[in-house]
RNA sequence: ACGAAGAGUUUGAUCCUGGCUCAGGAUUAACGCUAGCUGUGCGCCUAACACAUGCAAGUCGUGCGAGAUCAUCUAGAUAGCUUGCUAUAGAGAUGUGAAAGCGGCAAACGGGUGAGUAACACGUUGAUAAUCUGCCCUCUACUCAGGGAUAAGCCAUAGAAAUGUGGUCUAAUACCGGAUGGCCCAUAUAGCUGUGAUGCAGUAUGGUAAAGCUUCGGCGGUAGAGGAGGAAUCUGCGUCCUAUCAGCUUGUUGGCGGGGUAAAAGCCCACCAAGGCUAUGACGGGUAGCUGGUCUGAGAGGAUGACCAGUCACAAUGGGACUGAGACACGGCCCAUACUCCUACGGGAGGCAGCAGUGAGGAAUUUUCCGCAAUGGACUAACGUCUGACGGAGCGACACAGCGUGAGGGAUGAAGGGUCUAGGCUCGUAAACCUCUUUUCUGAAGGAAUAAGGUCUGAAGCUACUUCAGGAAUAAGCAACGGCUAACUACGUGCCAGCAGCCGCGGUAAUACGUAGGUUGCAAGCGUUAUCCGGAAUUACUGGGCGUAAAGCGUCUGUAGGCGGCGAGGUAAGUAAGGGGUAAAAUCUCCGGGCCCAACCCGGAAUGUGUCUCUUAAACUGCUUUGCUAGAGAAAUGGAGGGGUGAAUGGAAUUCCUGGUGUAGGGGUAAAAUCCGUUGAUAUCAGGAGGAACGCUAAAAGCGAAGGCAGUUCACUGGCCAUUUCUGACGCUGAGAGACGAAAGCGUGGGGAGCAAACAGGAUUAGAUACCCUGGUAGUCCACGCCGUAAACUAUGAGUACUAGGUGUAGGAGGUCGAUCCCUCCUGUGCCGUAGCUAACGCGUUAAGUACUCCGCCUGAGGACUACGGUCGCAAGACUAAAACUCAAAGGAAUAGACGGGGACCCACACAAGCGGUGGAGCAUGUUGUUUAAUUCGACAAUAAACGAGAAACCUUACCCAGGUUUGACAUCCCGAGAAUCCCCCAGAGAUGGAGGAGUGCCGCAAGGAACUCGGUGACAGGUGCUGCAUGGUUGUCGUCAGCUCGUGCCUUGAGGUGUUCGGUUAAGUCCGUGAACGAGCGAAACCCUUGUCCUGUGUUAUAUAUGUCACAGGAGACUGCCCUGGUUAACAGGGAGGAAGGCGAGGAUGAUGUCAAAUCAGCAUGGCCCUUAUGCCUGGGGCUACUAACGUGCUACAAUGGGAUGUACAAUGGGCAGCCAAGCAGCAAUGCGGAGCUAAUCCCACCAAAGCAUCUCUCAGUUCGGAUUGGGGGCUGCAACUCGACCCCAUGAAGUUGGAAUCGCUAGUAAUCGUGAAUCAGCUAUGUCACGGUGAAUAUGUUCCUGGGUCUUGUACUCACCGCCCGUCAAGUCAUGGAAGCUAGGGGCACCCGACAACUCCAGAUUAAUAUUGGGGGCUAAGGUGAAACUAGUGACUGGGACUAAGUCGUAACAAGGUAUCCGUAGGAGAACCUGCGGAUGGAUCACCUCCUUU
Repeated sequence: ACGAAGAGUUUGAUCCUGGCUCAGGAUUAACGCUAGCUGUGCGCCUAACACAUGCAAGUCGUGCGAGAUCAUCUAGAUAGCUUGCUAUAGAGAUGUGAAAGCGGCAAACGGGUGAGUAACACGUUGAUAAUCUGCCCUCUACUCAGGGAUAAGCCAUAGAAAUGUGGUCUAAUACCGGAUGGCCCAUAUAGCUGUGAUGCAGUAUGGUAAAGCUUCGGCGGUAGAGGAGGAAUCUGCGUCCUAUCAGCUUGUUGGCGGGGUAAAAGCCCACCAAGGCUAUGACGGGUAGCUGGUCUGAGAGGAUGACCAGUCACAAUGGGACUGAGACACGGCCCAUACUCCUACGGGAGGCAGCAGUGAGGAAUUUUCCGCAAUGGACUAACGUCUGACGGAGCGACACAGCGUGAGGGAUGAAGGGUCUAGGCUCGUAAACCUCUUUUCUGAAGGAAUAAGGUCUGAAGCUACUUCAGGAAUAAGCAACGGCUAACUACGUGCCAGCAGCCGCGGUAAUACGUAGGUUGCAAGCGUUAUCCGGAAUUACUGGGCGUAAAGCGUCUGUAGGCGGCGAGGUAAGUAAGGGGUAAAAUCUCCGGGCCCAACCCGGAAUGUGUCUCUUAAACUGCUUUGCUAGAGAAAUGGAGGGGUGAAUGGAAUUCCUGGUGUAGGGGUAAAAUCCGUUGAUAUCAGGAGGAACGCUAAAAGCGAAGGCAGUUCACUGGCCAUUUCUGACGCUGAGAGACGAAAGCGUGGGGAGCAAACAGGAUUAGAUACCCUGGUAGUCCACGCCGUAAACUAUGAGUACUAGGUGUAGGAGGUCGAUCCCUCCUGUGCCGUAGCUAACGCGUUAAGUACUCCGCCUGAGGACUACGGUCGCAAGACUAAAACUCAAAGGAAUAGACGGGGACCCACACAAGCGGUGGAGCAUGUUGUUUAAUUCGACAAUAAACGAGAAACCUUACCCAGGUUUGACAUCCCGAGAAUCCCCCAGAGAUGGAGGAGUGCCGCAAGGAACUCGGUGACAGGUGCUGCAUGGUUGUCGUCAGCUCGUGCCUUGAGGUGUUCGGUUAAGUCCGUGAACGAGCGAAACCCUUGUCCUGUGUUAUAUAUGUCACAGGAGACUGCCCUGGUUAACAGGGAGGAAGGCGAGGAUGAUGUCAAAUCAGCAUGGCCCUUAUGCCUGGGGCUACUAACGUGCUACAAUGGGAUGUACAAUGGGCAGCCAAGCAGCAAUGCGGAGCUAAUCCCACCAAAGCAUCUCUCAGUUCGGAUUGGGGGCUGCAACUCGACCCCAUGAAGUUGGAAUCGCUAGUAAUCGUGAAUCAGCUAUGUCACGGUGAAUAUGUUCCUGGGUCUUGUACUCACCGCCCGUCAAGUCAUGGAAGCUAGGGGCACCCGACAACUCCAGAUUAAUAUUGGGGGCUAAGGUGAAACUAGUGACUGGGACUAAGUCGUAACAAGGUAUCCGUAGGAGAACCUGCGGAUGGAUCACCUCCUUU
């Protein structure tokens, strides 16, 4: 000095792994919207597609012949006439010199394009002792003397044309001999240099050259030598993907000889040999011009090869040669093919990938411009000519750079827009207005450089630039505004329309869609799309990983390769240092300079990490020589062992057979059945047969590379441990390769007791192709041969070294005279654990620690342990192994919950123990359903259903029908009129409409005002209309369950944990103790109310009176306080005393954080939406009371613990003036008459309250039980009891004889039972609800089970949280893809046929002055044709699986012990998930036992 940034998205949350996406830069870009100027660059990426027209390569007369035209001069001619002038034609001379030709040079450069090419093509480094070189430069020598032709021209002639043909004339720097010449060439040869002679220097013989022109200055020509520049060839190294391309090659590899070339060479040919290349990737396939550089990046890298520069290749496609110094030639030739054009049909012509331009293709790329003034090139002696190279201009915001669209002042914060809580806020100093400036613009004037060595010469160019005048005048858009990502509101829309880079937004309050206002960003541009790099450490050299996330081959042996112990000597390949050559220029960087600046341009420096070469060093690596013993190995001795192979042999048990005893069952299961058995089973005894497996010992102990290995004995054999001696690095790993390799399976032949896929039957079940049971075949066993896979697992490759310990166990050694004891060490095998590592779990000397070496493997999920191809296999199949397409995740570990047909503990009328019910009957009542004009609405598991409603005949009422009304029944404001109000008549069902009468009020400053009524106007009223998923408030429920949290601290990367767990205890997270926690809060408890005892005070009423009872008010009392026992000297528990009451005395009110989008818009309030002569309001009638059925809640019963009759006893709470109603009288009664008392401790409801008690009767019946239903008759309330009221009397007298499955309440003054009161209310449907008292039980051994709840723990694929998640077939739609009889196309290869031109060669003739030319043949060959195969691509009836798609079908396989633990391999079976057999794994829950470890 340069210099490295991240974010969003998996989850309820977290950490990690891992993909996807974004922010940056760039572009030969394109598209959308917009657009003022200038400069500098750039401009067919697609069809190497086809091309009209014009131009892009000519030049030289000082090489040559011929010479049109024009000019001048002149002899002569003609005409006009002003007779010496003009004009015309014109011989000759001079000059000029067009077009064409011979000849020379150039045309091989310059310009274009990137098709081909994976190659010595390119880059870089060398080599040529294997080469050539026109023009140019330098040097040496020469330039003598001859020859015959030919084009043009002329004549003739063919053809439409292109183009010729014949005859004849002529020139040259055209062509051809001859002379001379130099080691110039060839051949031969003793020398020198050098690694090497074909080099250098000699000698000898032979051969070989030329051209002239001139202005006289020169310019040329020939031979040779050298230089410069150019070309050619060879070579080391570097240069894409693919092994699903593994073998390729016959001129192939080499040699002798020959040919050929400028030159080496199989470059070509004949012969000989059989080689050459290849896992360091040959051969094949795909793609591609290469480089300097360019873009990006911190760099290393990655991508790329426009413009500019170097190089290669190509020129319609394929082949070929000629000329030439140079070509196998873009604007040359020949042939073949395709295409286009002309044609007289005979035949011809052409090649824009040059510059413009056209068509086509495409998202897309310009003018048929000016000029040779400059630079450069060709020719020329020169002038000059030519030059679409080039210099310029034009078009295009395509890119980069610069400038402008004004500057200063200006607040009544104008108008207007937007919004609003209606106040305001904002656009906003922005505008208007005042002052100023003129870059730009318009007009006018002036006006360059670029031009050089002397003259001349400027396309651009009316340019750049300068000056003057005019006037703020001519000039702003685009995208975005949910997060990433800077920037927000309103309206519209309503899962629609649409947006979207990822996450995602939109279902009536959208900052995410569309529009508007505002804001943010950039700006003559802004966005989008496409592509590359970055971010991405996401292929990791720098710089990643593989126990569980993707990833260690099943194991071992070993080839190539990689790596390799200690000491010494040598060497210098690697390595290091220094020097030299090269690494083109341009570019990048730095410094300086020129255009006003910048972009751009110029000069200089640096860099270019590469490669070659010279010198030096010698530590390390390599090579080589020599030694050592610590690695490794060998031998001897000793030792342990389910190591292996083969053979022999043993006992127990199952089964079968024979015989005996013996009798009715056996077997099997949760329970059964199929099955066996009176032809004698099972059981039991004896004998026999046969096969398979080896009890105890036995242990997470041993052995083996792994798979694996177990009765005993023998034989053979591998490895291991220890000691001593020896060899002397002989080692480690190991791609390919080879060997072994559980179970299942396959082949052949045996064997077959038990077990047991398939199969059969019996069960279970909705079904049961299963789980259970009874049978049962392959198979399991043996021999031989295949297969080659497993959760082949320690999910952990092999080797070496190092790094705390403790404690078991197997084998051995040492210490010791010895030892069974002890200590130390080695080799195995376990557990715990430090440091360290890890995402965490965990690992931790047997590493997942620290390092090194080698191998294997991974790179999002699915598709896919798949397809195709290949290899192997008898088959099953194994190994190798993709893509299209789909998704934004898939995944690991751990956390908090929830859940479990997981576990432990605890609680509750949860069960159990009891008492009484419901469910059966009749009735009452509510709901569903149905019906209806309407049967208004809401509430639906627990937590709806005698609920809202604590009173539906009208009203209520919200519903229906009918009739009315429209500022409204109700509120506020304005105007007009009138007091209000009352009475009455008519029509009508009424609302309402019409008519009449009475009545003139209150305040007052005398104007009017207040209240009320009527009419009018419009703002508005009104709505039980919708949304409880927009809300407030209120309520239910878990649950009166014991929980829910916080601060600080501590632990964890973190979510989070701890506290709140644990041991006791409690009704309780109540309290005590312990403890990395210490404290605190909301809940629990307490405080509050009622009640039980006592005391004090008061005394209207009550009582005849009272200190009593009673009522009211205030206090006391209960706290485990006292004693005993247990318990941790605790909390607390058990018992006892005293006491009215004892361990919360009883009851109530009180309901944590939260859950259920729980309920309610119809109690009320309220946002938004909707109706406004109606969805508002008024009225009459009807309905909410319907009735096949179902459900809920109740009442009354079914009787004798009862019914009836008579007599008789004892309450409490309450209520009462539109009221309660006494006494008395009437009525069988409901009730009526009556009227006393009472605004209530006074009177009344209210008598006997009922059950109870006493006596009588009934005597077990559908009854003297039960009362429904129905008929008749009454009184009561009320405008009105028909729909639709209750009550009384007489009569009637239904079902029902204790209730199936199931289910509810209750633990003490409770259940049960008995009556009483009140609210609502005219009356009542009350059997409901809320209160009140009377009588007054039984039972609890307890927590196994059911339900609900709490705490801890465990598993989880759940978190919308098990009413979860989720698998597969089938059915529907869409998409991509595999197979397939075939079909089509393509690029190569092979064989055969045909075979042009050219070159070569052979033959023959013609021809020439000489070459050349021509005819015929040969083999070779491009194109073409035919054939058989292979490959690639496309297509294909049908078919296979795959992926995706709010609400299809069948089941429920997996996740919890997922209800049969799951999974792996294999085999069979089955609608489907799957089931079963065999072997294996734990990545299985729970319980128990054994062993080991940790702590004490």
This is a predicted structure of a 1496-nucleotide RNA (small-subunit ribosomal RNA) from Candidatus Gracilibacteria bacterium CG17_big_fil_post_rev_8_21_14_2_50_48_13. It matches the Rfam family "Bacterial small subunit ribosomal RNA". The coordinates come from a structure-prediction model, not an experiment, and the mean pLDDT is 83. The source organism's lineage runs through Bacteria, Bacteria candidate phyla and Candidatus Altimarinota.